[in-house]
RNA sequence: GGCCUCAUGGUCAAGCGGUUAAGACGCAGCCCUCUCAAGGCUGAAUCACGGGUUCGAUUCCCGUUGGGGCUA
Numbered sequence: 001g002g003c004c005u006c007a008u009g010g011u012c013a014a015g016c017g018g019u020u021a022a023g024a025c026g027c028a029g030c031c032c033u034c035u036c037a038a039g040g041c042u043g044a045a046u047c048a049c050g051g052g053u054u055c056g057a058u059u060c061c062c063g064u065u066g067g068g069g070c071u072a
Base pairs, nucleotide, nucleotide: 001071002070003069004068005067006066007065010025011024012023018055027043028042029041030040031039048064049063050062051061052060
């Protein structure tokens, strides 16, 4: 240099054209408790970036950035 692949809350991670973007851990508040832990309820927090296609994009296409792999 060429090709393939991945990027979703703090972490892991489902979703692969339309729905409230699911779930777990963690975090915050409340309940419970003499207190803590455990348990219960509630809440906040996510689509790497820029374009394109489409009535509609996290999803499809192109490019950029970053990670991984194959090859010269």

Transfer RNA from a Clostridia bacterium, 72 nucleotides, folded computationally. NCBI's taxonomy places the organism under Bacteria, Bacillati, Bacillota, Clostridia. It was read from a public genome assembly. Model confidence (mean pLDDT): 80 of 100. It matches the Rfam family "tRNA". By type it is a transfer RNA. Gene Ontology term of the family: triplet codon-amino acid adaptor activity.